[in-house]
RNA sequence: GCGCGGGAGAGCGUCCUCUUUCAGGGGGCCACCGAAGGAGCAACCGCCCCGGAAUCUCUCAGGUCAACGGACCGCGC
Numbered sequence: 001g002c003g004c005g006g007g008a009g010a011g012c013g014u015c016c017u018c019u020u021u022c023a024g025g026g027g028g029c030c031a032c033c034g035a036a037g038g039a040g041c042a043a044c045c046g047c048c049c050c051g052g053a054a055u056c057u058c059u060c061a062g063g064u065c066a067a068c069g070g071a072c073c074g075c076g077c
Base pairs, nucleotide, nucleotide: 001077002076003075004074005073006072011030013029014028015027016026017025018024019023031064032063033062037060038058039057040056044052045051046050
C1' cells in the first nucleotide's frame, strides 16, 4: 500500500426559495462535533544539535436521520 471485518461524536434547528409539494433540493443565519485532509504547540521518538512528530489544540475544510466518508484496531497478502 491492497483486500476483508470492526469503527465514534454533534440540530434531519430556523427563515426564504424551487420542485414532480406524503417529501426532497438550493441559499442565508445561528448552534454544535472532530477520527478524512489541513494548520499550531510540542509530549514523545530517532540514524541526534539535525530531523520525524501525536489520539493534544484550532476548526480553514469536512461533518451533525440514513447512506457515503471515517483516525484507529484485527486478520491475510